A computed fold for a 72-nucleotide RNA from an uncultured Candidatus Saccharibacteria bacterium, annotated as transfer RNA. Rfam family: tRNA. The family's RNA type in Rfam is transfer RNA. The sequence was found in a public genome assembly.

Order: sequence, then structure tokens, then C1' cells
RNA sequence: GCCGCCUUAGCUCAGUGGUAGAGCACUUCCAUGGUAAGGAAGGGGUCUCGGGUUCAAAUCCCGAAGACGGCU
Repeated sequence: GCCGCCUUAGCUCAGUGGUAGAGCACUUCCAUGGUAAGGAAGGGGUCUCGGGUUCAAAUCCCGAAGACGGCU
């Protein structure tokens, strides 16, 4: 220098055009003689950034940044 892939909640990841989700974690409560185990409820996101397309974009297109891998 070229190519591929990835970036969504604190962590690991779904979601492939129409209200952003799960598990774990966290908070509160229940329960227990007590607990890190069990039950219920709740909070938390500018979907990496900038443009474009569209009535509507996490999702499609272009560019940038970062991470990983391959080639030279």
C1' cells in the first nucleotide's frame, strides 16, 4: 500500500427499512435463622463519527476513525 470482517446497555451478543432487545451485571422489594442460591419489579443506549437515499435508516449507499485478520 491492497483486501476482508467487526463497532448496538457496564460485559457478551441478537436485531438486515416501520416503537432498540436478550442473558449476565446493577438498584429496590419478597423470601430465609442467615446468604453469594431462589422469586418479583425497575433503571440504564446520540446503535463509533460525518454525509446521502427514503414518508421512515441500527439496518441501504459514500467517506472517516478504531479493533481484528490476510496479502504484498